This is a predicted structure of a 96-nucleotide RNA (c-di-GMP-I riboswitch aptamer) from Paenibacillus marchantiophytorum. NCBI's taxonomy places the organism under Bacteria, Bacilli, Caryophanales, Paenibacillaceae, Paenibacillus. Its mean pLDDT, the model's own confidence on a scale to 100, is 85.
RNA sequence: GUACGAUAAAGGCAAAACCAUUGAAAAGUGGUGACGCAAAGCUAUAGGGACUAAAUUGACAUGUCACAAUGGUCAAGAUGUCAGCCAGCUACCGGU
Numbered sequence: 001g002u003a004c005g006a007u008a009a010a011g012g013c014a015a016a017a018c019c020a021u022u023g024a025a026a027a028g029u030g031g032u033g034a035c036g037c038a039a040a041g042c043u044a045u046a047g048g049g050a051c052u053a054a055a056u057u058g059a060c061a062u063g064u065c066a067c068a069a070u071g072g073u074c075a076a077g078a079u080g081u082c083a084g085c086c087a088g089c090u091a092c093c094g095g096u
Stems, first nucleotide, its partner, number of pairs: 003096001004094002012037002017032006035084001041089003047086002049082003056076005
């Protein structure tokens, strides 16, 4: 230096759930809490994948004398979100 990861040492992170808060939602943040993690550190258009569906568009119904508007249902819709799914980048320790 590279690989690898010990019932080593020193430390680190924190799933679910609950509470508060932001958000349309996915989800984020803070607190409590530990299921786990050797990268559970960082990176989300410019790798793959997953989640949501606000704006917007369409259809239907509503509505109207007929249109239109309004709010409603369904579908499409990422510019939103996720790295604790894979991936990329960087890194502590040292039995081996």